[in-house]
RNA sequence: AUCCCCGUAGUUUAAUGGAUCAAAAUUUUCGGCGACGAACCGAAAGAUUGAGAGUUCGAAUCUCUCCGGGGAUA
Numbered sequence: 001a002u003c004c005c006c007g008u009a010g011u012u013u014a015a016u017g018g019a020u021c022a023a024a025a026u027u028u029u030c031g032g033c034g035a036c037g038a039a040c041c042g043a044a045a046g047a048u049u050g051a052g053a054g055u056u057c058g059a060a061u062c063u064c065u066c067c068g069g070g071g072a073u074a
Stems, first nucleotide, its partner, number of pairs: 001073007010026004027045006050066005
């Protein structure tokens, strides 16, 4: 330099055939249980899907540019 893959709650992963309120585990907080705690049970909080633009009635999903990480070739 060229090409390929990845980026989604604090963390680890789903959802890519464009359409329900972006889901689950964990985490945090509160409550229950319990002598207290752990475990367990219940509830709540937490994302504008790496950034920007475009296509579309509608984008995490398609297109373009950039940023970050990994890989291949020279």
This is a predicted structure of a 74-nucleotide RNA (transfer RNA) from a Lachnospiraceae bacterium.
Rfam family: tRNA. By type it is a transfer RNA.
The prediction has a mean pLDDT of 82.